[in-house]
Molecule: Bacterial RNase P class A
Organism: Rhodothermales bacterium
């Protein structure tokens, strides 16, 4: 110097023209629209919609069962399955030390409560898979059996014993070393080591760590198997919810007088229609008219963006984070605005020339000139806190590596 991994951060800038959403002011206007001016207008993930909350409505005396989530400890936080610090554990590397090994440090792994409550499961292979097991070889054969016998015993390896030795199966074969016992062996017994349990002392808020004593207790794996223990959980989501409310449908109401025999009819007045008026005609005790009512669709308004808010500084804390002070206002659309074009610059890419470097030539590096040009993932929809996933290029830190040819 380069390319790689991990972590943190950035995710082009300025100007001009045209256009769009929202807000404020404003000319014309009764008002709105339109017009003018000004302000503001996507992200680190706006994404996945996975977890936790705020908020809203619905349901609900209280408790239990069932069901589901979570699960080392302490802390942070409104809360969390998130985060910080730590413990144990898995493995790698480095250092120190030793007969074995142990200790220390860094990084990595872990659904990290419980399998010494109970129940279950373990394919295939294998003799045997959890109160084991005799398949091959080996050892023994005390006891029983058979054979021989000089009657002291000897032999065979039939029954059988043996997991201490080798082999074989399997992911896994039931503590290790040494000694005793024994026919041969085996925690069968003993010493030491290891594990586990009980108890106790010390350290730590705690997970846990270190030590003593006792017990042959040796207890395998699996709880992302049932289960046990602890802890948490009512449901639905801003298309929540609230206010106003076209049209259609529903319901209620909407003339009088006189005469005739009630139903009803006639006449007059009244009302409506025949596009304005008169005559005339037609209709009307209520129609397809008018008025009103409640629920409520479309639609409109609201919820709606000032918030567990951002930035800066000080202080407390190892840290996550907290407290205080100052300062800022930072999208609210609804088929959904946040765009397009141009110029300049910067990052970057390609190439020319030169330099430095080398024994020499390239690559890489530095400079110069020319050209290309923001080029990845991605687009708010009630709002926050997280997690996960995607990402061109760049910056910083740590880690391991150190280009090619002659």
């Nucleotide at each position: 110097c380069g390319a790689g991994c991990u972590g943190a951060c950035c995710g082009g800038a300025u100007c001009a023209u045209c256009g769009c959403g929202c807000c404020g002011c404003u000319a014309c206007c009764a008002a709105c629209c339109c017009g003018g001016c000004g302000g503001u207008g996507a992200g680190g993930a706006a994404a996945g919609u996975c977890c936790g909350a705020a908020c809203a409505c619905c349901a609900g005396a209280g408790g239990g069962c069932a069901c589901c989530g979570c699960g080392c400890u302490u802390c942070c936080u409104a809360a969390c399955g998130g985060g910080a610090a730590g413990g144990c554990u898995u493995g790698u590397c480095g250092g120190a030390u030793u007969u074995a090994u142990u200790c220390c440090g860094a990084c990595c792994u872990g659904a990290c409560g419980g399998c010494a409550c109970g129940u279950g499961c373990a394919a295939c292979a294998g003799a045997g898979a959890g109160u084991a097991g005799a398949c091959c070889a080996g050892c023994c054969g005390a006891u029983g059996g058979c054979c021989c016998u000089u009657c002291g015993g000897g032999g065979c390896a039939c029954a059988g014993g043996u997991g201490a030795u080798g082999g074989g199966u399997g992911a896994a074969a039931g503590g290790g070393u040494g000694g005793g016992u024994u026919a041969a062996g085996a925690g069968c017994c003993c010493a030491c080591c290891g594990g586990c349990g009980a108890u106790u002392c010390g350290g730590g808020u705690g997970a846990c760590c270190g030590g003593g004593u006792c017990g042959g207790c040796c207890a395998g794996g699996u709880a992302a198997a049932c289960c046990c223990c602890g802890u948490g959980g009512g449901g639905u989501g801003c298309a929540a919810g609230g206010u106003c409310a076209a049209g259609c449908a529903g319901c209620a109401u909407c003339g009088c007088u006189g005469c005739c025999u009630u139903c009803g009819g006639c006449a007059g007045c009244a009302g409506a229609g025949c596009g304005g008026c008169c005559c005339g005609c037609u209709c009307u005790g209520a129609a397809u008219g008018a008025u009103g009512c409640g629920g409520g669709u479309a639609g409109a308004c609201u919820g709606c963006u000032a918030g567990a808010g951002g930035c800066u500084g000080a202080c407390g804390g190892u840290g996550a984070c907290g407290u205080c002070a100052g300062u800022c206002c930072c999208a609210g659309a609804u088929a959904a605005a946040u765009g397009a074009u141009g110029a300049u610059c910067u990052c970057c890419c390609u190439g020319u020339c030169g330099g430095a470097g080398u024994g020499g030539c390239c690559g890489a590096c530095c400079g110069u000139c020319a050209g290309g040009u923001a080029g990845a993932c991605a687009g708010a929809a009630u709002u926050c806190g997280g997690c996960u996933u995607a990402c061109a290029g760049g910056u910083c830190a740590g880690c391991a590596c150190u280009g090619g040819c002659c």